[in-house]
Parts: sequence; C1' cells; structure tokens
RNA sequence: GGGCCUAUAGUUCAGUGGUAGAACACCUCAUUUGCAAUGAGGAAGCGCCAGUUCGAUUCUGGCUAGGUCCA
Repeated sequence: GGGCCUAUAGUUCAGUGGUAGAACACCUCAUUUGCAAUGAGGAAGCGCCAGUUCGAUUCUGGCUAGGUCCA
C1' cells in the first nucleotide's frame, strides 16, 4: 500500500427496512437477625459524516478504530 471481516447497554451477544432485545452487572423494594440466593420493578445503547427511501441499527459510499490475509 491492497483485499476481507467487525463496530448495538458497563460486559458478552441477538436483531435482513417500520417499536432495539436477552444474559450477567448496576439501582430500588419485598423476603432474612445479617449476607447470599430468590421474587417484583427501574435506569442504561445502534462509532462518525453523507446518500437512497415515506421511513435506515438494517441498504450504498466515505472516514475513524480494531482484527485478519497478501506484498
């Protein structure tokens, strides 16, 4: 320098055009003498900029970051 892959919650991951979900973690309440476990509830997120579309996490291009291969 070039090819390919990835970027979604604090972490690990789903989500193939119409509302963003799970587990663990965190907070509150109940239960307990207390802790843990358990039950109920809550907060928390689509890397950035453009394009297509009535509508984009999703499709396209670029950028950034990471991974991988070639030289």
Source information: A computed fold for a 71-nucleotide RNA from a Candidatus Harrisonbacteria bacterium, annotated as transfer RNA. Rfam family: tRNA. The family's RNA type in Rfam is transfer RNA. Its mean pLDDT, the model's own confidence on a scale to 100, is 82.